[in-house]
RNA sequence: GCACCCGUAGUUCAAUGGAUAGAAUAAAGGAUUCCGGUUCCUUCGAUAAGGGUUCGAUUCCCUUCGGGUGUA
Numbered sequence: 001g002c003a004c005c006c007g008u009a010g011u012u013c014a015a016u017g018g019a020u021a022g023a024a025u026a027a028a029g030g031a032u033u034c035c036g037g038u039u040c041c042u043u044c045g046a047u048a049a050g051g052g053u054u055c056g057a058u059u060c061c062c063u064u065c066g067g068g069u070g071u072a
Base pairs, nucleotide, nucleotide: 001071002070003069004068005067006066007065010025011024012023013022018055027043028042029041030040031039048064049063050062051061052060
């Protein structure tokens, strides 16, 4: 250089083109406890960027950015 794959919450993962993008874990607060741990409740937190198709895009298409694999 070329080909292919991937990018969603702090982390690990879901979501048939259509419900307020969910879950676990982490963090914060609360309940419980003499204190801590465990357990329970609540809160916070995300679609890499831009454009296009569509009534509607996390999903389809293009470009860019980042990561990985293969190839000479």
Record summary:
Predicted 3D model of a 72-nucleotide RNA (transfer RNA) from an uncultured Bacteroidales bacterium. Its Rfam family is "tRNA". The family's RNA type in Rfam is transfer RNA. Its mean pLDDT, the model's own confidence on a scale to 100, is 81.